This is a predicted structure of a 369-nucleotide RNA (Bacterial RNase P class A). The coordinates come from a structure-prediction model, not an experiment, and the mean pLDDT is 77. Rfam family: Bacterial RNase P class A. Rfam classes the family as a ribozyme. Rfam's curators write: Ribonuclease P (RNase P) is a ubiquitous endoribonuclease, found in archaea, bacteria and eukarya as well as chloroplasts and mitochondria.
């Protein structure tokens, strides 16, 4: 210099004007208003996993159903992360695999092909019958052909032709022994039958995990209306009247449940306090130290950071930055563009979208010293 691999970060900046939401404060009877301060993201997204939290359910165990699936570790937990093992790919840095079990059982294997799994004879080869044949019978999986896949490979012995029928070597499977590793597994040696195809994202088997619903959870207050109770001095009735008794409940008062609606949940959390503030906790952010290959953990310090529901977080202008186009010999000038997207109870992940830019480590090739 060229070609790559992995990890991480940023993803417009400044100023002015106008505007929006939360909180504090000043003025005010209140509101309005003024001032101060805070106000989207790396994915806030998809809502796919896991939790916190809330309500309901619940003796314990089992079955069913669903999920997870190499090993070891991390974590509150996970289907996530880290390291390693094994298979596949790459010269390499590295990438990639829903990666337990197919000699527990059942099932399936398209098309082609004779045959798709305790085997099987289409062509061919060999033997016999037949005058002969494209015929018949038998032997043969070594050769051909089909297929993603054809019952180990290659050489020899053997044979009518052949065949693990037998032998040497190799591959693979199972078992045993020794060694290394926490383990998955690896290395070395020996023995065995000669070889046991693939699919479990088919049923199934094994090990482990799982109660259900979700912030429209759930809670507090509660207009109107309905309902319950009380109440006569009004009406009606009982006696001729009154007292008295019964009845009636529009109105009035009280009350239960609860709709609209409002508030809480909910903006680090809890406690103390009038407040300022203090203390404690955490699965929060940042910084440092220690342990660990790493994920991460421990300790110390420091900080408090959106909270709408009619759903705020914006718009315009100027300068700058980056890129593109045009003009120019050049300085420069003019025009255009600047992604994906956007909180809604909160966290940890995964996946998907993303103009452009930056940093670190590593690999291969070429050249120079």
């Nucleotide at each position: 210099c060229g070609a790559g691999g992995c990890c991480c970060c940023c993803g417009g900046g400044c100023g002015a004007u106008c505007g929006c939401g939360g909180c504090g404060u000043u003025c005010u009877a209140a509101g309005c208003a003024g001032c101060g301060u805070c106000g989207a993201g790396g994915a806030a997204a998809g809502u796919c996993c896991g939790g916190a939290c809330u309500c309901c359910a619940a003796a314990g165990g089992g079955c069913a159903a669903g999920g997870u699936g190499g090993u070891g570790g991390g974590u509150a937990a996970c289907a996530c992360c880290c390291a390693c093992c094994c298979g596949g790919g790459g010269c390499g840095a590295c990438c990639u695999g829903c990666g337990g079990g197919a000699a527990a059982g059942u099932g399936c294997c398209a098309c082609a092909g004779a045959a798709a799994a305790c085997a099987a004879a289409c062509c061919g080869c060999c033997c016999g019958c037949c005058u002969g044949a494209u015929g018949c019978g038998g032997g043969u999986a070594a050769g051909g052909g089909u297929g993603a896949a054809a019952c180990g490979g290659c050489g020899g012995u053997g044979u009518a032709a052949g065949a693990g029928a037998c032998c040497a070597c190799c591959a693979g499977c199972g078992c045993c022994u020794g060694g290394g590793g926490u383990g998955a597994c690896c290395c070395a040696g020996g023995c065995g039958g000669c070889u046991u195809g693939g699919c479990a994202a088919a049923c199934c088997c094994c090990a482990c995990c799982u109660g259900g619903a979700g912030c429209a959870a759930g809670g507090u207050c509660a207009a109107g209306a309905c309902g319950g109770c009380a109440u006569a001095g009004g009406g009606c009735g009982g006696c001729c009247c009154g007292c008295c008794c019964g009845u009636u409940a529009a109105g009035u008062g009280c009350c239960u449940g609860g709709u609209a609606g409002a508030c809480c949940g909910c903006a680090u959390u809890g406690c103390u306090g009038a407040a300022a503030a203090g203390c404690a906790a955490a699965a929060g952010g940042c910084c440092g130290c220690u342990g660990g290959c790493a994920a991460c953990a421990g300790c110390g310090g420091u900080c408090g950071c959106a909270g709408a529901u009619g759903g705020a977080u914006g718009a315009u202008c100027g300068c700058c930055u980056u890129c593109c186009c045009g003009c120019u010999g050049a300085c420069g000038c003019g025009g255009g563009a600047a992604a994906c997207a956007g909180a809604a109870u909160c966290c940890g992940g995964c996946u998907u979208a993303c103009a452009g830019g930056g940093g670190g480590c590593c690999u291969c090739g070429u050249c120079g010293c």